[in-house]
Context: one part of a larger RNA
RNA sequence: UGACGGGGGCCCGCACAAGCGGUGGAGUAUGUGGUUCAAUUCGAUGCAACGCGAAAAACCUUACCUGGGCUUGACAUCCCGCGCAUAGCCAAGAGAUUGGUGAAAUCCCGCAAGGGACGCGGAGACAGGUGCUGCAUGGCUGUCGUCAGCUCGUGUCGUGAGAUGUUGGGUUAAGUCCCGCAACGAGCGCAACCCCUGUGGUUAGUUGCCAGCUUUAAGUUGGGCACUCUAAUCAGACCGCUUGCCGAUAAGGCAGAGGAAGGUGGGGAUGACGUCAAGUCAGCAUGGCCCUUACGCCCAGGGCCACACACGUACUACAAUGGCCAGUACAAAGCGUCGCGAAGUCGGAAGACGAAGCUAAUCGCAAAAAACUGGUCUCAGUUCGGAUUGGAGUCUGCAACUCGACUCCAUGAAGCUGGAAUCGCUAGUAAUCGCGGAUCAGCAUGCCGCGGUGAAUACGUUCCCGGGCCUUGUACA
Numbered sequence: 001u002g003a004c005g006g007g008g009g010c011c012c013g014c015a016c017a018a019g020c021g022g023u024g025g026a027g028u029a030u031g032u033g034g035u036u037c038a039a040u041u042c043g044a045u046g047c048a049a050c051g052c053g054a055a056a057a058a059c060c061u062u063a064c065c066u067g068g069g070c071u072u073g074a075c076a077u078c079c080c081g082c083g084c085a086u087a088g089c090c091a092a093g094a095g096a097u098u099g100g101u102g103a104a105a106u107c108c109c110g111c112a113a114g115g116g117a118c119g120c121g122g123a124g125a126c127a128g129g130u131g132c133u134g135c136a137u138g139g140c141u142g143u144c145g146u147c148a149g150c151u152c153g154u155g156u157c158g159u160g161a162g163a164u165g166u167u168g169g170g171u172u173a174a175g176u177c178c179c180g181c182a183a184c185g186a187g188c189g190c191a192a193c194c195c196c197u198g199u200g201g202u203u204a205g206u207u208g209c210c211a212g213c214u215u216u217a218a219g220u221u222g223g224g225c226a227c228u229c230u231a232a233u234c235a236g237a238c239c240g241c242u243u244g245c246c247g248a249u250a251a252g253g254c255a256g257a258g259g260a261a262g263g264u265g266g267g268g269a270u271g272a273c274g275u276c277a278a279g280u281c282a283g284c285a286u287g288g289c290c291c292u293u294a295c296g297c298c299c300a301g302g303g304c305c306a307c308a309c310a311c312g313u314a315c316u317a318c319a320a321u322g323g324c325c326a327g328u329a330c331a332a333a334g335c336g337u338c339g340c341g342a343a344g345u346c347g348g349a350a351g352a353c354g355a356a357g358c359u360a361a362u363c364g365c366a367a368a369a370a371a372c373u374g375g376u377c378u379c380a381g382u383u384c385g386g387a388u389u390g391g392a393g394u395c396u397g398c399a400a401c402u403c404g405a406c407u408c409c410a411u412g413a414a415g416c417u418g419g420a421a422u423c424g425c426u427a428g429u430a431a432u433c434g435c436g437g438a439u440c441a442g443c444a445u446g447c448c449g450c451g452g453u454g455a456a457u458a459c460g461u462u463c464c465c466g467g468g469c470c471u472u473g474u475a476c477a
Stems, first nucleotide, its partner, number of pairs: 001477002003474003007471007015461002019425005026316008034307002042053002064302007073126001077125002079122005088101005107116003128291002131289003137285002139280003142276001144274001149188006155164003168179003194268004199235007208225003213222001238262001241256001243255004318418001322377006334365003339358002344353003384415001389410007431453007
């Protein structure tokens, strides 16, 4: 100087408390451990691994296994020779590939010679490796933590390590600001500048909107751009105020007025010096090491989907604040031409036929759902719950056996609120309800977004956890 303390003081955080809803019990989905297996590819492992890399494992992907093949190689550059840019067809084969047949007949530059591109054959230099090392590395990322800290120059003090500044008194979300002070300044962080959202003005008026007029089944039409909205720009909030109180006359705090908004208005992006030899050689790059008729490459099939078990994360429930049936409202944000696909028709449904419109404020996906109204069920393992299984189908795709999703009929399991323990959340939040998107041929209970309905509680900081500042002890560095 740090680190640590079941030392002290001050302060903060859904840290506790106060509340609401869960997890832990059930079934299923998914990830992991374990076990099994020819293989169940690899990585991630307290917080900070475990719906994680993977924003899509039937083939492909694929890195694994079994078998069948290749050896200048699937890919790059260089050299030599030949050539017709070699599609199609036939046969063998699981295919990779092999054998045969063979139409047309030269793509570019050039007058030509020739050159290039492309294909085949050959030789070797070389290619290739998701093989090892993240403890050789770059880059990127997680984490403490959006915590308020981390430092420097000059000066001063100290033999020196170092100290001071950065400590102290107040204050703040903040090393934020004020005051004081052997310090005076400065940098990286904080804040602000950026984006979304909440209010208003201006500009603009189609595909959007409709107050009055007009016309309708319908903003459908004429007309209009006032309103809504759209999207560009500007204003607005600064403890600013003839306000009061507290404070040191300061910084600031409490209250009030005005205001759409009040003390950072709400949310996002933004992550200091560093820590964990944290993670990643399998995104990529890369040193070293290793393989080279194989640890490289091609192909078919299988596996990554196994299942005595254990754990994590979710979904669906156990019901009456509910289930079922009928009727009837109200969104936002997105996506669409290799696409979204209306009306209509068929089917009980998944879906099929059909084809209008739309490169989309125009057309489509599209029905929002919970809610509301009416009816029914009457506490029951049930009209709760839907697993499992049998059967019949639909769709995607070369192909749904291993191993897809969906529909219908039948079947109707466990489950009656979950031990010890444990998680999230402070407001348009929790809870609850549906909608969209990426990936994608197909496949979502996951992920990322969107809106609808919409709470309870916070006395307080003694205690648990994490953190900041000062101080104290130390046989630790």

Predicted 3D model of a 477-nucleotide part of an RNA (small-subunit ribosomal RNA, 3' major domain) from an Oligoflexia bacterium.
The sequence was found in a public genome assembly.
The coordinates come from a structure-prediction model, not an experiment, and the mean pLDDT is 83.
Rfam family: Bacterial small subunit ribosomal RNA.